[in-house]
RNA sequence: GCGGAAGGCCGGAUGGCCGCGGCACCGGGUGACCGGGGUCGAGGAAAGUCCGGACUCCAAAAAGCAACGGUGCCGGGUAACGCCCGGGCGGGGCAACCCGACGGACAGCGCCACAGAAAUCAGACCGCUGGGCAUCUGCGCAGCAAGGGUGAAACGGUGGGGUAAGAGCCCACCGCGCCGCUGGCAACAGCGGUGGCACGGCAAGCCCCACCGGGAGCAAUGCCAAAUAGGGAUCGCGCGUCGCAAGACAGGGCCGCUUUUGCCCCAGCAGAUCCGGGUUGGCAGCUAGAGCCUCUGCGGCAACGCAUGAGGCAAGAGGAAUGGUCAUCGAACCGGGGCGUGCCCUGGGGAACAGAAUCCGGCUUACAGGCCUUCCGCGCAG
RNA sequence: GGCGUUAUAGCUCAGUUGGUUAGAGCGAACGACUCAUAAUCGUUAGGUCGGUGGUUCAAGUCCACCUAACGCCA
Numbered sequence: 001g002c003g004g005a006a007g008g009c010c011g012g013a014u015g016g017c018c019g020c021g022g023c024a025c026c027g028g029g030u031g032a033c034c035g036g037g038g039u040c041g042a043g044g045a046a047a048g049u050c051c052g053g054a055c056u057c058c059a060a061a062a063a064g065c066a067a068c069g070g071u072g073c074c075g076g077g078u079a080a081c082g083c084c085c086g087g088g089c090g091g092g093g094c095a096a097c098c099c100g101a102c103g104g105a106c107a108g109c110g111c112c113a114c115a116g117a118a119a120u121c122a123g124a125c126c127g128c129u130g131g132g133c134a135u136c137u138g139c140g141c142a143g144c145a146a147g148g149g150u151g152a153a154a155c156g157g158u159g160g161g162g163u164a165a166g167a168g169c170c171c172a173c174c175g176c177g178c179c180g181c182u183g184g185c186a187a188c189a190g191c192g193g194u195g196g197c198a199c200g201g202c203a204a205g206c207c208c209c210a211c212c213g214g215g216a217g218c219a220a221u222g223c224c225a226a227a228u229a230g231g232g233a234u235c236g237c238g239c240g241u242c243g244c245a246a247g248a249c250a251g252g253g254c255c256g257c258u259u260u261u262g263c264c265c266c267a268g269c270a271g272a273u274c275c276g277g278g279u280u281g282g283c284a285g286c287u288a289g290a291g292c293c294u295c296u297g298c299g300g301c302a303a304c305g306c307a308u309g310a311g312g313c314a315a316g317a318g319g320a321a322u323g324g325u326c327a328u329c330g331a332a333c334c335g336g337g338g339c340g341u342g343c344c345c346u347g348g349g350g351a352a353c354a355g356a357a358u359c360c361g362g363c364u365u366a367c368a369g370g371c372c373u374u375c376c377g378c379g380c381a382g
Numbered sequence: 383g384g385c386g387u388u389a390u391a392g393c394u395c396a397g398u399u400g401g402u403u404a405g406a407g408c409g410a411a412c413g414a415c416u417c418a419u420a421a422u423c424g425u426u427a428g429g430u431c432g433g434u435g436g437u438u439c440a441a442g443u444c445c446a447c448c449u450a451a452c453g454c455c456a
Base pairs, nucleotide, nucleotide: 001378002377003376004375005374006373007372008371009370010369012329013328014327015326016325017324018323020041021040022039023038025036026035027034028033043353047364048363050362051361052360053359054358055217056216057215058214062259063258064257065256068213069212070211071210072209073087074086075085076084077083088102089100090099091098092097103208104207108206109205110202111201112200125148126147127144128143129142130141132139133138156174157173158172159171160170161169175197176195177194178193179192180191181190182189183188221284222283223282224281231275232274233273234272235271240249241248242247251265252264253263254262291313292312293311294310295309296307297306298305299304333348334347335346336345337344338343339342383455384454385453386452387451388450389449392408393407394406395405401439410426411425412424413423414422432448433447434446435445436444
């Protein structure tokens, strides 16, 4: 210098004027309200709503079972997770480094189209070998599966021995299965022995194993005000026993089932629940919390944790504010000129994706352009 | 704001336990029948299965992400 890898950050700036939303304050007004200055006011994804929670309701969500759904190498982190960190194994790259839905196919069921002789209790089209008949090219018998051909996949691979030809038939190495030892918390790795090749693929097919999960969502939910005309559906059929009564026992109902606890109903003439109709204003929930950021110290390889450590930050609307305009500066990009060929001068140009709606931790997706740090490969020079 | 469903020919829909070339009705074009039209009969064309990636030998079908349309809740 060229090419590449990983991590992090920014993502228009400053000022004037006008305007918008929240909060509290001051002045005026009986009040509705009016005026004034102050302070705070979008993001790295606020997005998709894909996971995990907080919170609220469904009577409680305690134990067990079933069904359904999810996760899936091992260890750790976390409030929790399908997230993050470290490690293992497999794959890619010369390398830095990157990618992996990565449990089980000797628990069982199922599927493997077409082609092909044969597709998993397999099989012989071409072919190879030895007899026989016939005879120069065939027929049939027996043996074989090395080679060809088909296919996504053909029942271990390479080499040697062996044989009529062949074949784990035998041997060495590799692969695979099983057993043992060593290292490691573990996934797993290494070494030794042994089997003699028989166990193909698909679990993002059913399934098995381990672990996790009750459902719904702030338009949840609670309160006040207003409204509540006229309707529909369902439930209970017991009219129990004791007691003067209060109440107790029994019975019925309430989550898919069971148990435990709890709640409701049980002579009320109406009640409970649901649907539908009507109403549609206000208050709470609401944002200071598993808070966030920076620094320091300690523990840890790290994610992260600890510290009454130090400093800093703070939209909370309630159909939705966070904007407009002017000036100065401005990256990308376009044009002209200069030379030292990637820099300088000059004119134009005027910033990506996007926008809070209960909150938080993640993931994913979108994103013009720029900056910083570390590392790898190649070339050149010293 | 929250939750759910769907996407296959011009239109309305099938498509089974992944399998060879994705079908049906209506519509369109052409031909036959008729003096002519309709009806009827015959033939033909028309599909990146919403998009991108993955699993698999193989994807309309299974999985993930994205896009669009529709519906429900105060």

Predicted 3D model of RNase P RNA and transfer RNA as a complex of 456 nucleotides. It holds a member of the Rfam family "Bacterial RNase P class A".